Predicted 3D model of a 476-nucleotide part of an RNA (small-subunit ribosomal RNA, 3' major domain) from an uncultured bacterium. The RNAcentral record of the full RNA draws on ENA, Greengenes and SILVA. Its mean pLDDT, the model's own confidence on a scale to 100, is 82.

Context: one part of a larger RNA
Order: sequence, then structure tokens, then C1' cells
RNA sequence: UGACGGGGACCCGCACAAGCGGUGGAGCAUGUGGUUUAAUUCGAAGCAACGCGAAGAACCUUACCUGGUCUUGACAUCCUUCUGACCGGUCCUUAAUCGGACCUUUCCUUCGGGACAGGAGAGACAGGUGGUGCAUGGUUGUCGUCAGCUCGUGUCGUGAGAUGUUGGGUUAAGUCCCGCAACGAGCGCAACCCCUAUCUUUAGUAGCCAGCAUUUUAGGUGGGCACUCUAGAGAGACUGCCAGGGAUAACCUGGAGGAAGGUGGGGACGACGUCAAAUCAUCAUGCCCCUUAUGACCUGGGCUACACACGUACUACAAUGGAUGUAAACAGAGGGAAGCAAAAUAGCGAUAUGGAGCAAACCCCAAAAAGCAUUCUCAGUUCAGAUUGCAGGCUGCAACUCGCCUGUAUGAAGUUGGAAUUGCUAGUAAUCGCGGAUCAGCAUGCCGCGGUGAAUACGAACCCGGGCCUUGCACA
Repeated sequence: UGACGGGGACCCGCACAAGCGGUGGAGCAUGUGGUUUAAUUCGAAGCAACGCGAAGAACCUUACCUGGUCUUGACAUCCUUCUGACCGGUCCUUAAUCGGACCUUUCCUUCGGGACAGGAGAGACAGGUGGUGCAUGGUUGUCGUCAGCUCGUGUCGUGAGAUGUUGGGUUAAGUCCCGCAACGAGCGCAACCCCUAUCUUUAGUAGCCAGCAUUUUAGGUGGGCACUCUAGAGAGACUGCCAGGGAUAACCUGGAGGAAGGUGGGGACGACGUCAAAUCAUCAUGCCCCUUAUGACCUGGGCUACACACGUACUACAAUGGAUGUAAACAGAGGGAAGCAAAAUAGCGAUAUGGAGCAAACCCCAAAAAGCAUUCUCAGUUCAGAUUGCAGGCUGCAACUCGCCUGUAUGAAGUUGGAAUUGCUAGUAAUCGCGGAUCAGCAUGCCGCGGUGAAUACGAACCCGGGCCUUGCACA
């Protein structure tokens, strides 16, 4: 000087407390451990691994296993030689790749050859998701959006170092003010960026009968941008104003006006560093290792196993509910050409036929989920839906291992969950539906979107984590 203390003082955080909802019990989905296996590929491991890499394992992917094959190679450059192709098509063989046979078939030219492609050959080499993340780059997590981390000059100290950065106030903040052997400065904080909340203006193939006309009653048409909206430019919030407190300061409390008030709400943005943290399997890369195999191709299998244990979700255990019927409201954000697909028709339905329209403020996905009425009357039930039988649909060469959906039948556990544990402070929790990426198909996961919409916070004793000062010190 740090680190540490079941030392002290001050302060902060959904850290506790006050509340609301969960997890832990059930079924199922998914990940992990373990076990099993020919293989169940590999990585991730307290917080910060475990719906994680994986924004989607039937083949492919795929790295694993079985079997069958290749050896200058599936891929790149160079050399020699041969051919005229390559692509495409037919046949034999095979589990398939491999292998064999045949058909078709180039361009330029100074006729020497050249370009391009394929076959053969020799070697230089290729190749490796093989090892080492404790050799590395890059990227990422975490403490933590915590308020800290430093430097120049000066001063003090023999020195390591100190000071500044401590102190009195204040703040979300090393934020600002005052003081002070310090004076300044840098990286962080804040602001500058984006979205959102209000208004103005510019512009009108979505919106409007607002005012007029017409009408097949549809903003459909004429007409018009006033309004909604869209998307460009601006305005607006700054403790600017008032009162009180305070050192007359910084600032705090209350008020006015205002759509918004003291950082308005949200996002992006992550200082010096810590964990030899994670990743050699995104990529790149040193060294080591393999080279008729640890490389490459193909078939089938596996990654989907199942006495069990754990994590994360979903669905329930019901009446604030289930079922049936009815008429028919109110979103936002997205996606659409190898696409989204309307009307109409068939089917109980999944879906099929169909193909209008739309590269989309225009058309489509698209039905938002509500509400109302009737019934059920507290039951393992008209709750719940696992499991299983049968019959179908869709995607795709192909759904046996191993996809999703529909109809019908079946109708398991489950009556609110021990010790323990978790999220959340407002348009939040809870609850409800909608969309997208990946994607042929496959979503209870992930990322977004809007609808309805709470309760509680006395406080600072305690648990956890952090900041600053101080003290002790068997640690460095």
C1' cells in the first nucleotide's frame, strides 16, 4: 500500500421488511448428471453451467458408431501427358456410394499452338470439429451502469509511498458547493444518439360525411386535407418562476403554470482492473500429433436409450370456473414471390379443390383473446387432461426407430403442494391473446407486440452484495 475481520461509523441496492404471484408436491416438455450402449459426438460446472452453444438432430445437419469404399485425395496452386469436352440422358451392378457399358457434345488460331474442362501420372502438398483457451489474437460473461481508476507538475517522507481523491454539506453519481500544499488534467458519471409522452409546420392513393354532391350503402365515386394517421423539419423542461429551509453556496421541501418537473419513461452505451473465468468446435493462430488415416465418400444406426437425481418451463387441481349457443366489438408490432393466399365449393375437422388480389399504409396471413344468455351446483365432477386403440390429414425421396395436426373412443396422477427457495416498486406484477427469426415439416423455448390491470414500501434491527472513512492484523 492492499486484502481480510462473527471491529467501528456513514450510505446504497426488490438485499431485508410490507405486499402480490410463483418454484419445491402431480402430469408432461426441455436441459443436465448418472446409468446403459457399438455409439448414446463435443463443449458449458456456485452466483456468472443446466429451454446454455443449438434462430429449430427423420436423411442432410453430424463432429459419434456399424458396415462397404478411396488414397495427390471431397477442397487449393504448380508440372508432365492424353482427350475434347463439361453439363445432360439411358442401361447393368450395389444397401448406397464406388464400379462398368453406351448416346450426345467446345471456343480462338498466324495451324506452331492457346483458353477452358475432364481423365491418367509423379511429387511438392492438400486435409484434420485431432491436443493444448495454462502458448495466443479476436469475441464474451462477471463484479457492475457499481462510482470509481489514474496521470503531470509541485509539496511531504531516507524509502516503499503519501498528498491531490481526505474534511463539512449535497447528489443517482469523484454530481456539485465550501474548505484545504496543493494546482491542473485524463479514462469513467452526466450530456450529445434512438424510441416514447404534447404541440406547431410541410406533404397527402391510409383517414373523414367533419361541410357539400352522388350512391349499387361499400369513403364506393366526385370533391377536400380540417381531424386521425403516416414521416421529415421544428418547438418544448432549464430548478427557468414563486415561497420556505440551508453557510448568502451547492442543494433540499412545497407550489404555480404545463402534455410532461426536477435524470419525465425506456434503450444503446460497460472506466482501471478481477476470476491463468469461457471459447483452439464461429473464425484466426504458435507448438505438438495423424498422413492407404486422427483425412475423404456412402448405407443404416446413434445424438430421441431409462431403476434414478437436479434445474428451467408448460398444463392443471376448478364456479373470479367448465360447456353450449348467440349476435358481433376494441389492438399493436410484424411477415409475404420457389411467397402470403381471399371469395366460393367439399369435409364434423385437420385439410383439399380453387385461384381473385398483392413485391404490398393498397391485397393476404387475420379469427385478436372479450361480452351476453342458458346450463352444470362442489363431485375426482359436464374439473383436469396424461396414456393408449382405431380412422384420417400435411410436409418431405423417405415419418419404423424419430415429425406435426384432426376426428372418435379411452380418461391416469392431481383437491393448492414439507424443509426450503424465487421474481416483481407502475402501465410494473399478475393475466390475455397476436407476430417473427430458425424452418420443406416440427415451439410449452427464444425474441418482440399490444389488451385488461393491482397490492405494498412503517422502516433501517437482521440476511446478501456493494461504496467511502477509520481501526486491528498470525496474510501478500